[in-house]
RNA sequence: CCGUGCUAGGUGGGGGGCUCGGGGUCCCCUGUACCGGAAACCCUCGAUACGCCGGGCUGAUCGCUCGUGUGCGGCCUGUGGAUGGCCGGGCAGCCCCCGGUGUGCAGCGUUGAUGGUCGGGUCCCACGCGACCCGGAGCCGUGAACCCGGUCAGGCCCGGAAGGGAGCAGCCGUAAGCGGUGUCCCGGGAGUGCCGUGGGAGGGCCCGGCCGGAGCCGGCUACCGGGGAUAGCGCCGGUCGUGCGCGGGUCCAGCACGAGCUGCACGG
Numbered sequence: 001c002c003g004u005g006c007u008a009g010g011u012g013g014g015g016g017g018c019u020c021g022g023g024g025u026c027c028c029c030u031g032u033a034c035c036g037g038a039a040a041c042c043c044u045c046g047a048u049a050c051g052c053c054g055g056g057c058u059g060a061u062c063g064c065u066c067g068u069g070u071g072c073g074g075c076c077u078g079u080g081g082a083u084g085g086c087c088g089g090g091c092a093g094c095c096c097c098c099g100g101u102g103u104g105c106a107g108c109g110u111u112g113a114u115g116g117u118c119g120g121g122u123c124c125c126a127c128g129c130g131a132c133c134c135g136g137a138g139c140c141g142u143g144a145a146c147c148c149g150g151u152c153a154g155g156c157c158c159g160g161a162a163g164g165g166a167g168c169a170g171c172c173g174u175a176a177g178c179g180g181u182g183u184c185c186c187g188g189g190a191g192u193g194c195c196g197u198g199g200g201a202g203g204g205c206c207c208g209g210c211c212g213g214a215g216c217c218g219g220c221u222a223c224c225g226g227g228g229a230u231a232g233c234g235c236c237g238g239u240c241g242u243g244c245g246c247g248g249g250u251c252c253a254g255c256a257c258g259a260g261c262u263g264c265a266c267g268g
Base pairs, nucleotide, nucleotide: 001268002267003266004265005264006263009058010057011056012030013029014028015027016026020046021045022044023043024042034055035054036053037052063261064260065259066258067257068256069255070254073251074250075249076248077247078246079245080244082242083241084240085239086238087237088236089235091234092230093233094232095228096227097226098225099224100223101222104220105219107216108215115211116210117209118208119207120206121205122204123200124199125198126197127196128195129193130192132189133188134187135186136185138181139180140179141178142177148173149172150171151170156165157164158163
């Protein structure tokens, strides 16, 4: 140096989480790195902890150890701004109320604004008239077995007779009463009137005449002032999160470079 058979080792690593701590199951990164089984009220271990059970492959190299650089990613922390939930305040921008100015718009105005003046109406009082309601008079109808009237057939009574008398039914009429009407007449009433006459009041409003000649108004809007509310938005304070930027610390896969280590037996 070569071959054969073995053994140690290798067959991924790292961050987070969990744990008193190590490793695993879990999540993530790296990137390709055998198979099967159990593992969160967990599994296996104890600083000699870098898993457990069973099976395979490889095997002293394509392996292992150390250092340096780069560095995916994670964790801790400071800070800035963003954003979500909850609690509180009541600052008053939105919101509600009141007052003001009259910027802009709308509306009214030379078919004449605000204003001035005159008259009338609206308002009050008295009287009248009308309408309505109530009552009455008046009018119409009805209205009595007998105890209302008239006429009273028949019948009755008196009388010698002539004649006389009372009188039921019927018919006619009427009283109280009842019913209707109640335009006209009388009396009364009131939530009475586009009514009339007279008087009063005259502030506002309405209508009209005249004077005069350009504003009026405050609906929306703008601005100013005052007050209110806490439901919501905004604001302020607190608290719990989420994600981002920047800074610091820490661990670090992978990659690159450098240094070192690499066993046993047999045979040639």

Predicted 3D model of a 268-nucleotide RNA (Bacterial large signal recognition particle RNA) from an Actinomycetota bacterium. NCBI's taxonomy places the organism under Bacteria, Bacillati, Actinomycetota. The gene name in the source record is ffs. Rfam family: Bacterial large signal recognition particle RNA. Rfam classes the family as a non-coding RNA gene. From the family's description: The signal recognition particle (SRP) is a universally conserved ribonucleoprotein involved in the co-translational targeting of proteins to membranes.